[in-house]
């Protein structure tokens, strides 16, 4: 859009058509009866104000509760007393004219009524007077009297009679007013109000009232929160809490307002009226462009909106309601009923038994298994549900009359048939494992998961909890005593107002007497129903319905009690307070006064510096300063006393005197009689700085200037210097105004200073000292408080009264608005946005340009280097096909590598293999191996030749090789941040801890601290600890001293022999030596110290003294320290290739830069020549070690003893000593580089070894900042010798020989240990963490303007309507002399 709403013919006039019938006809019709007094509209009465809808306004007598109305109304109903007597004139309807598209209108004519209107009659209405009675103030009630106004209607029926109508009186029901008292925000809204507050008259209402009006008076509200602004419908109740509360106002039930938006009336018992009028508005729709209609926040239903919310059903059968005489009948989308939606309650089912081969299949797996599982399947059952068939209600009390319904329910057949899913499985929180991914993708309510092994992401499988529901999201109360009334705090965690005085207001002493407001007890009354709650019944059961009872309030009103608050009176003194005495004091304002000091002027003496500083310079001075000495100005300040002394309310007060003045404290008494305590606003003070106006200004001294300092340096130091500081007035009114602790009163162990009263003791008065009491001030401590530090009679303890204050950090001690100031600025005081924490108070650490106390070659004394050159080596880079991986501050860098020309080797470039070069298992063949030729860069290929072994039960089995099949092998591939193992480092630093005990709420703390001492947590003393454990330290090895034993290969004192020489021989074990065993050394011994200790000094003795020197051993743990390329390994990646085999390159590059070295720069040297003294070591058949001879100039190279070693060999030691030479030079230094010609090893030295010789002879004359070793046989030098190796050493490992210097000390630098402090640090200072800037995002501000909404204030124009007035037009009842008159209406 669309449909869907009266009714009465028993109030009254009209009155059709179709269709059926019958006559007539001029075939055009027309009459008659029937349809029918029907359908229709109208006059008329009731209804339309119920029901139903919705919640926009309203913060209000709107709603709740309790009350009034002596100030009020009420149709229909009940009951109840009278009455309906006479009369008149219209007006639709319809008939007809006219106008308009329509809507609709206007004229004329004509009727009826239960329409309308006269007159009669009647009062309890109204007036006037009286009386009687009640009572709430006004005044109600009630009784007869006079006077005036003033009803009515009929219909139905043959009647009886029924419905009606009319004027009272009542009632019930229902509605108006009026009040107490209750429930929202914001005070950044503090003043509001002229009909405003209140009288008089008047008017107006159903009724009171400023409801309106005229006068009159100046009143009302308000901090108990008026006025504004914003928010909202109140209420039974809803949901949540133990409860008090919070939070709500959907269904249902009461009230309230609204009905397109704003206004109005009107009819009417009731409207200012959802589906009535009128106006104006907006919007939609009809028109013929003149004009008209319309309001779903009624059922359905459309359409926007939005996350999202049904059927344009059925029926009046029930219940109610309207109309009617009606038990008729219509109307009723009220209502019953159906549909739709798991959207809520409730209920029921998807099956039940029985089944282990514990199936298949999935998932897992340590390859055995486990789990999903009795679950399935497969037997044997049942039918709630379904599904067909049959049967069939109440719902309706006496007929008629079931929408729902063939519905609920019963009965019978079929067959497990039709029917399970969402979340979640890191911890809160019940529930786990694989796989994928790899800070990705993603999760996620907190914390937090995720960066290769993710019970947290995604799948799976398994498991957990709910199940026709399951999650999520939004809400709201609740955990949250986290706004605390019940139930909380304000020392340091937010939070005590800077301090006083006070209003209001809140609280108050002691004894009585009263009243009854709170307060208690007891009665009414009321607190609708519904809902909650009990109890009971109806639907098979609940859900749901119904019966019945308790319950529910700050509530109302009577009665009665008075402990007790409270109020009115009477008394009292313990609180306060007044008055007498004594008394301390930087309290306060006023006015004087005084030394000292700096500054500065003048003068004098007097010369060159003075000042300053870490060190300087700016600065001042030869114009005479600083320094000193006289005298003078001025301005501020008051030194010692002086004191955790005293004084005030706090700020704050400090030389003396005087003058005004507050306040306090002590004793004794004496009045007043509760006068008190607290204090929101207000009022008053209130440090410093600053601000005004007018002085004053010495010294100090922002701002400013100058010198320093510094990478700057707008600072710190320094030199100047102006507001300011000082004074008078006046204004700010803030501080870490702090005890970070509001006032007042009571009460709760003590101990010890110190102010100041006062009493007593004592004293020959006294004074001090002692004691006792009061008041302050402090310091310690007990219960008790605390979170803990920590208060503790001056409370932060235990109470009672009253204020202020707090409520997660930031934004923010801001903005915005207001007050207040002259300015700065104060006070009040938000939100947006943002974080997941800010914060106490203590523990453990660790830091600290904190402290205290010891150590170390850590400084310092000292000696020699590095860092300049050249060369070796390693590294970085950079080249490169590849320069193979790996280490990276100390604690990577001559490290892994104790030795890369092939090999090693991992790169790289070509060439081959593919169960593989190596490992086990199967299968097949027999040999394998070995040598030969070809091809080839070799691996490889091929062609040849040659040939089995062991063992047996004779079947065979094994080694072995070959082929050939798949499990598999291999990866120095990749992760050291998945790991084992093993190594560095802090450190050979002294520490690191554990049981019982004890303290602490707890981390944790004692032990471990503390005095001493040590090299040591080494001892010893103390100690709420007492012990014990891994470190220290010993034990172990070497070394140094002596003894023993043992003497060959090693030694030679004596004996002999014997050589040029020589342990060479013979002999000997003495000595050196070797290598077994022991002994020595323990602060044992004296002396002094120390605490009568432990030590410690110092001597003796002794080879060696206070751990004798070296080694070896390395606590609990740091560095996610190195190492998958030593090995082992988990997980990943590879598999014809990242495996494997070759040949050939690289691992040796080279512009450079770094770290370890080496050789020098020379005379303490080089060089020639002559000559002495060592240790440790090594060495052969896997060809070593190599004498001597001979040879070469030399590597060497021939030969060749000797020795498997205390025998032989390497092997010559060298720095040392003699001597001679250079004689300060780029050299007789210094030796790189190059060139030639060689030696050796080696399958080969081209890339790419070492050595020789001769030639060549670079650099370089002691090395900048900076840096490193080393305290005694050390450093510095000197040479020797091993390992690995075919060969190749400036490197490593190891031995011996010369053989020094120096330590004052612990203030610096570095690392260490203890103790204490201090932190905002805990990946611990390489820590944390401000603040611009630069990018990106988010809220917010500002911004020429521009727009919108609400107040409010002044102004113009003004609808419809009411009242008023006016009505010259117009009028039927009523009057009338009929002319007109009353009343009346349009219209202004």
């Nucleotide at each position: 859009a669309u449909g869907c709403a009266g009714u009465c013919g028993a109030a009254c006039g009209c009155g059709a058509a179709a269709g059926a019938g019958g006559g007539c006809u001029u075939c055009g019709g027309c009459c008659c009866u029937u349809g029918a007094g029907u359908a229709g509209a109208g006059u008329g009465g009731c209804g339309c104000a119920c029901g139903g809808g919705u919640g926009a306004g309203u913060a209000a007598c709107a709603c709740g509760u309790a009350g009034a109305c002596a100030a009020c109304c009420u149709g229909c109903c009940u009951u109840u007393g009278g009455g309906u007597c006479u009369g008149g004139g219209a007006c639709a309807a319809c008939c007809u004219u006219u106008c308009g598209a329509a809507a609709g209108a206007a004229g004329g004519g004509c009727u009826a009524a239960u329409a309308c209107c006269g007159g009669a009659u009647g009062a309890c209405a109204c007036c006037c007077a009286g009386g009687a009675u009640c009572g709430c103030a006004u005044g109600g009630u009630c009784c007869g009297g006079g006077g005036u106004u003033g009803a009515a209607a009929g219909g139905g029926g043959c009647a009886a009679u029924c419905c009606g109508c009319c004027c009272g009186a009542a009632g019930a029901g229902g509605g108006g007013u009026c009040u107490g008292c209750g429930g929202g925000a914001c005070a950044u809204u503090a003043g509001c109000u002229u009909g405003u507050u209140g009288g008089u008259g008047g008017g107006g209402u159903a009724a009171c009232g400023g409801c309106c009006u005229a006068c009159c008076a100046a009143g009302g509200c308000u901090g108990c929160g008026a006025u504004g602004u914003c928010u909202a419908g109140c209420g039974g109740g809803u949901c949540u809490g133990a409860g008090a509360g919070g939070a709500u106002g959907a269904u249902c039930c009461g009230c309230c307002a609204c009905a397109c938006u704003g206004g109005a009336a009107c009819u009417g018992a009731g409207a200012c009226a959802c589906g009535g009028u009128c106006c104006a508005g907006a919007c939609u729709c009809c028109u013929a462009c003149g004009g008209g209609a319309g309001g779903c926040a009624g059922c359905a239903g459309u359409g926007g909106g939005g996350a999202a919310u049904u059927u344009u059903g059925c029926g009046c059968a029930a219940u109610g309601g309207g109309c009617g005489a009606a038990c008729a009948g219509c109307c009723u989308g009220a209502c019953g009923c159906a549909g739709c939606a798991a959207c809520g309650c409730c209920g029921c089912g998807u099956g039940g038994g029985u089944g282990a081969a514990g199936a298949a299949g999935g998932c897992u797996c340590u390859u055995g298994g486990g789990u999903c599982g009795u679950a399935a399947a497969g037997c044997c059952c049942u039918u709630u549900u379904c599904u067909g068939g049959g049967g069939g209600a109440a719902g309706a009390g006496a007929a008629c009359a079931g929408a729902c319904g063939g519905u609920a329910c019963c009965c019978c057949a079929g067959g497990a048939a039709u029917a399970a899913g969402c979340a979640c499985c890191g911890g809160c929180u019940a529930a786990c494992u694989c796989c994928g991914u790899g800070c990705c993708a993603g999760c996620a309510g907190c914390c937090g998961c995720g960066g290769u092994a993710a019970u947290a992401c995604g799948g799976a499988g398994g498991g957990u909890g709910c199940a026709a529901g399951c999650g999520u999201u939004g809400u709201u109360c609740g955990g949250a005593u986290u706004u605390a009334c019940u139930g909380g705090g304000c020392g340091u965690a937010a939070a005590g107002g800077g301090c006083g005085u006070g209003u209001a207001g809140g609280c108050g002493g002691a004894c009585g007497c009263g009243c009854a407001a709170g307060c208690u007890g007891g009665g009414a009354g009321u607190g609708a129903a519904a809902g909650g709650c009990c109890u009971g019944g109806g639907c098979u059961u609940a859900a749901c319905c119904c019966g019945g009872g308790a319950c529910g309030g700050u509530c109302u009103c009577c009665c009665a009690g008075a402990a007790c608050u409270g109020c009115g009176u009477g008394u009292c003194u313990a609180g306060a307070g007044a008055c007498a005495g004594u008394c301390a004091g930087a309290g306060g304002c006023a006015g004087g006064u005084g030394g000292a000091a700096u500054u500065c002027c003048u003068g004098g003496u007097g010369u060159a510096g003075a000042g300053g500083u870490g060190a300087a310079a700016u600065u001042c001075g030869u114009a005479g300063a600083g320094a000193u000495c006289a005298g003078g100005a001025g301005g501020a300040a008051c030194a010692c006393c002086g004191g955790c002394g005293g004084c005030g309310a706090a700020g704050g007060c400090g030389g003396c005197c005087u003058g005004c003045u507050g306040g306090g404290a002590c004793u004794c008494g004496u009045c007043u009689g509760a006068c008190g305590c607290u204090g929101a606003g207000g009022c008053g003070c209130g440090a410093a700085a600053g601000c005004g106006u007018g002085g004053g200004g010495a010294g100090c001294a922002a701002a400013c200037a100058g010198g320093a300092u510094u990478a700057g340096a707008u600072a710190c130091c320094c030199u100047g210097g102006u507001a300011g500081u000082c004074c008078a007035c006046g204004c700010u009114g803030u501080a870490a105004a702090c005890g970070a602790u509001g006032a007042g009163c009571a009460c709760u162990a003590g101990a010890u200073g110190u102010g100041c009263g006062a009493g007593g003791u004592u004293u020959a008065c006294g004074a001090c000292c002692c004691c006792u009491c009061g008041u302050g001030u402090g310091u310690c401590g007990c219960a008790g408080c605390u979170a803990a530090c920590g208060c503790a009679u001056u409370a932060a303890g235990u109470g009672c009264u009253c204020c202020g204050c707090c409520u997660g950090g930031g934004g923010a001690c801001u903005a915005c608005g207001g007050u207040c100031g002259c300015a700065a600025g104060a006070c009040u005081a938000a939100a947006a946005c943002u974080c997941a924490a800010a914060g106490g108070a203590a523990u453990u650490g660790a830091c600290g340009g904190g402290g205290g106390c010891c150590c170390g070659c850590a400084c310092a004394a000292g000696c020699g280097g590095u860092g300049g050159a050249g060369g070796a080596u390693g590294u970085g880079g950079u080249u490169u096909a590849a320069u193979u991986c790996g280490a990276c501050g100390c604690a990577a860098c001559g490290c892994g590598c104790a030795g890369a020309a092939c090999c090693u080797u991992a790169c790289c470039u070509g060439g081959g293999c593919u169960u593989g070069a190596c490992a086990u298992c199967c299968c097949g063949u027999g040999a394998c191996c070995g040598c030969u030729c070809c091809a080839g860069a070799g691996a490889u290929g091929g062609a040849g030749u040659u040939u089995u072994c062991c063992u047996u039960u004779c079947g065979g089995g094994g080694a072995c090789a070959c082929g050939g099949u798949g499990a598999c092998a291999g990866g120095u591939g990749c992760u050291g941040c998945a790991u084992g193992g093993c190594u560095g480092u802090c450190g050979u630093c002294a520490g690191c801890u554990c049981g019982u005990g004890u303290c602490g709420u707890g981390a944790g703390a004692u032990g471990u601290u503390g005095g001493g001492u040590u090299a040591a947590g080494u001892c010893c003393c103390g100690c709420a600890a007492c012990g014990a454990g891994c470190g220290c330290a010993a034990c172990c090895c070497u070394u140094g001293u002596u003894c023993u034993u043992a003497g060959u290969u090693g030694c030679c004192a004596u004996c002999g022999g014997g050589u040029c020489a020589a342990g060479c021989c013979g002999g000997g074990c003495a000595c050196u030596c070797u290598a077994g065993g022991a002994a020595g050394a323990c602060u044992g011994c004296c002396g002094g110290u120390g605490a009568c200790a432990a030590g410690c000094c110092g001597g003796a003795g002794g080879a060696a003294g206070g751990u004798g020197g070296g080694g070896a051993u390395g606590a609990c743990g740091u560095c996610a320290a190195g190492u998958c390329c030593u090995c082992a390994u988990g997980g990943c990646c590879u598999u014809u290739a990242u495996g494997u085999c070759c040949a050939g390159g690289g691992c040796u590059a080279c512009a450079c830069a770094c770290g370890u070295c080496c050789u020098a720069c020379a005379a303490u040297g080089g060089c020639g020549c002559c000559u002495a003294c060592a240790a440790u070591g090594a060495g052969c058949c896997u060809u070593g070690c190599g004498a001597g001879c001979c040879u070469g100039c030399g590597a060497g190279g021939g030969u060749a003893a000797g020795c498997g070693a205390a025998u032989c060999u390497c092997a010559a030691a060298a720095a040392g000593g003699g001597u001679g030479u250079c004689u300060c030079a780029g050299u007789u230094c210094g030796g790189a580089u190059u060139g030639c010609a060689g030696u050796c090893u080696g399958c080969a030295a081209c890339u790419c070894g070492a050595c020789u010789g001769c030639a060549u002879g670079a650099a370089g004359u002691u090395g900048g900042a900076a840096u490193c070793g080393c305290u005694a046989g050390u450093a510095a030098u000197c040479g020797c010798g091993c390992a690995a190796c075919a060969g190749c050493a400036u490197g490593g490992c190891g031995c011996g020989g010369u053989g020094a210097a120096u330590a004052c000390g612990u203030u610096c630098c570095c690392g260490g240990g203890c103790c204490u402090u201090g932190u905002a640090c805990a990946c611990a200072c390489c820590g944390c963490c401000c603040g611009u800037c630069a990018c990106a995002c988010c809220a917010u501000g500002g911004g020429a303007g521009u727009u919108g909404a609400c107040a409010u204030c002044g102004g113009c124009a003004g609808a419809a309507g009411a009242c008023g007035u006016u009505g010259a037009g117009c009028c039927a009842a009523c009057c009338u002399u009929c002319g007109g008159g009353a009343a009346g209406c349009a219209g202004g």